[in-house]
Molecule: transfer RNA
Organism: Candidatus Falkowbacteria bacterium CG10_big_fil_rev_8_21_14_0_10_43_10
């Protein structure tokens, strides 16, 4: 050069064309004499641009990064 996956919260990981969920971890409370564990809550996220649609994280297309495989060339 060619084909193929994969990208979601600080980590990990499901889900879906109609309000993104879990688990850890963080933040406040509650409980405790204090710490730990528990138990309530709250913040925080769909890799970037475009189309398609009434609406796109989902579906097309291109880009970007990673990972697998073929092919050339040394």
């Nucleotide at each position: 050069g060619c084909g193929g996956g994969u990208a979601u919260a600080g980590u990990a990981u499901a889900a879906u064309g109609g309000u993104a969920g879990u688990a850890c971890g963080c933040g406040a409370c509650c409980u405790u004499c204090c710490c730990a564990a528990g138990g309530u809550u709250g913040a925080g996220g769909c890799a970037c641009g475009g189309g398609u649609c009434c609406g796109a994280u989902u579906c097309c297309c291109g880009u970007u990064a990673c990972c697998c495989g073929c092919u050339c060339c040394c």